[in-house]
RNA sequence: GCCCGGAUGGCGGAAUUGGCAGACGCGGCGGUCUCAAAAACCGCUUCCGAGAGGAGUGUGGGUUCGAGUCCCACUCCGGGCA
Numbered sequence: 001g002c003c004c005g006g007a008u009g010g011c012g013g014a015a016u017u018g019g020c021a022g023a024c025g026c027g028g029c030g031g032u033c034u035c036a037a038a039a040a041c042c043g044c045u046u047c048c049g050a051g052a053g054g055a056g057u058g059u060g061g062g063u064u065c066g067a068g069u070c071c072c073a074c075u076c077c078g079g080g081c082a
Stems, first nucleotide, its partner, number of pairs: 001081007010026003019065001027045006046055003058074005
C1' cells in the first nucleotide's frame, strides 16, 4: 500500500427485505425474606432537563417520509496479502 471483519448504556452483547434503539445477561441502587448475612425473589438502572420535552449506535457528510442497518470520506481495533 491493497483486501476482509469490527466499533451500540458502567461491562458483555442483541436488534439484517430500512419501521418502537438498547432485548437478554453481568454489575450497581432500593426493597422483601433473615437475629444478621448469603442465596432467592420484586422494582429501578443511557444522558440532559423541575417538567413538558430533547439528545444519543466511533467521527463527519449523503440517500430516504424514516438509517444501528444503505452510500462516501475519515479515526481506531483485529485479521490476511504484498